[in-house]
Molecule: transfer RNA
Organism: Candidatus Omnitrophota bacterium
RNA sequence: GGGCCGAUAGCUCAGUUGGGAGAGCGCCUGGUUCGCAAUCAGGAGGCCGGGGGUUCGACUCCCCCUCGGUCCA
Numbered sequence: 001g002g003g004c005c006g007a008u009a010g011c012u013c014a015g016u017u018g019g020g021a022g023a024g025c026g027c028c029u030g031g032u033u034c035g036c037a038a039u040c041a042g043g044a045g046g047c048c049g050g051g052g053g054u055u056c057g058a059c060u061c062c063c064c065c066u067c068g069g070u071c072c073a
Base pairs, nucleotide, nucleotide: 001072002071003070004069005068006067007066010025011024012023013022019056027043028042029041030040031039049065050064051063052062053061
């Protein structure tokens, strides 16, 4: 320098005809217990890595950039 993959909640990750932003764990509140753990119910937490474009509408499609992984030279 070039190819490919990845970046979404505190953590690990889903998210395909382009239209609802989600799960597990963690956190908070409550029930159950003498108390804790476990369990059950409910809740908070995200402007989807950054910028631009296409579109009525973009996590999703196109372009550029940043960071990480990997391969080639």